[in-house]
RNA sequence: UCAUAUUUUAGGCAAACUAAUUGAAAAGUUAGGACGCAAAGCUAUAGGGCCUUAAAGGGCAGCCAGUUGCAUUU
Numbered sequence: 001u002c003a004u005a006u007u008u009u010a011g012g013c014a015a016a017c018u019a020a021u022u023g024a025a026a027a028g029u030u031a032g033g034a035c036g037c038a039a040a041g042c043u044a045u046a047g048g049g050c051c052u053u054a055a056a057g058g059g060c061a062g063c064c065a066g067u068u069g070c071a072u073u074u
Stems, first nucleotide, its partner, number of pairs: 005074001012037002017032006035062001041067003047064002049060003
């Protein structure tokens, strides 16, 4: 220095639920909240999958995936 596994401190993210708000819905945003997360950062026709819908040109990255990446112990 690289790879894999692992640990602690500080910091980070924020499920369910509640309120407001947008939407036909799924779901999003803001505030509270704290189940969890070492990528729970980013990426949604042009990888798969899932949700809504009469139908996806709607939605989900906290399902897999792609991509980038931080400190520390052993």